The RNA shown here (glmS glucosamine-6-phosphate activated ribozyme aptamer) has 152 nucleotides and comes from Phascolarctobacterium sp. Its Rfam family is "glmS glucosamine-6-phosphate activated ribozyme aptamer". Rfam's curators write: This entry contains a glucosamine-6-phosphate activated ribozyme that is found in the mRNA for GlmS. GlmS is an enzyme that uses fructose-6-phosphate and glutamine to generate glucosamine-6-phosphate. The family's RNA type in Rfam is riboswitch. The sequence is in RNAcentral, with records from Ribocentre. Model confidence (mean pLDDT): 80 of 100. Of the family's consensus pairs, 90% are formed in the model.

[in-house]
RNA sequence: UUGUUACCAUAAGCGCAAGUGCCGCCUUUGGCGGCAGACGAGGGAGAGGUUUAUCGAUCAGUCAGCGGGUACCUCUCGGCUAGCUGCAGGCCGUAAGCAGACUACAAAUUCCGGCGGUAACGACGGUGACAAAAUGUCUGUGGCAGAAUUGG
Numbered sequence: 001u002u003g004u005u006a007c008c009a010u011a012a013g014c015g016c017a018a019g020u021g022c023c024g025c026c027u028u029u030g031g032c033g034g035c036a037g038a039c040g041a042g043g044g045a046g047a048g049g050u051u052u053a054u055c056g057a058u059c060a061g062u063c064a065g066c067g068g069g070u071a072c073c074u075c076u077c078g079g080c081u082a083g084c085u086g087c088a089g090g091c092c093g094u095a096a097g098c099a100g101a102c103u104a105c106a107a108a109u110u111c112c113g114g115c116g117g118u119a120a121c122g123a124c125g126g127u128g129a130c131a132a133a134a135u136g137u138c139u140g141u142g143g144c145a146g147a148a149u150u151g152g
Stems, first nucleotide, its partner, number of pairs: 014067003019063001020036007039056003045076005077093005084146004097141006111126003115122002
């Protein structure tokens, strides 16, 4: 470096399955076995706390529920706040302010095809679309004090 075999991992808008719905079988007020139960985008300084934790697509059981969780809160650390320093407050998280305008990006769904399963249903290839918030670009704007430098 290549090949083979075994095991582990390849879940965090994620996992689970006691209600419920659906399928199969049976000795059918039920039993047993199975299937379904959220479509992607985005999101992580450290510790602790807390729980229906961002954005849109869709309009369906995407029902009801449980667990978890990058949301949020507090403290610490870090950054920004007109070149430098300090203070206060605020906003953020290493790509580390706010506002406005403009702006990029998806999957399910659709259509085509075959595969697994008795079935409910599942997994997949191809095809053509359609978001929003982050993001990016431009513009505007952001306390007080001090030092240095330059000009008058």